[in-house]
RNA sequence: UCUUGAGAAAGGCAAACCUAUUGAAAAGUAGGGACGCAAAAUUACAGGUCUAAGGCCUUGCUAAGACGGCUGUUUUACCACA
Numbered sequence: 001u002c003u004u005g006a007g008a009a010a011g012g013c014a015a016a017c018c019u020a021u022u023g024a025a026a027a028g029u030a031g032g033g034a035c036g037c038a039a040a041a042u043u044a045c046a047g048g049u050c051u052a053a054g055g056c057c058u059u060g061c062u063a064a065g066a067c068g069g070c071u072g073u074u075u076u077a078c079c080a081c082a
Base pairs, nucleotide, nucleotide: 003082004080005079012037013036017032018031019030020029021028022027035069041075045072046071047070048067049066050065054062055061056060
């Protein structure tokens, strides 16, 4: 440096749900809480998913709104039997 990830150690993140708050919503933030995670760190570039206030040709369509804990991708990183 690369590959790999243990019934190891240290440290880390935190689903559902609850409370408060922002938002039209999806969802975000803070606190509690742990289902899980070796990139559950980062990047909306490609695909995918959610929402539809507004708009429109209005029983519907539409992202300029969201999701990185859906996959690929970008950039970086802890520990270590091997």
Molecule: c-di-GMP-I riboswitch aptamer
Organism: Peribacillus simplex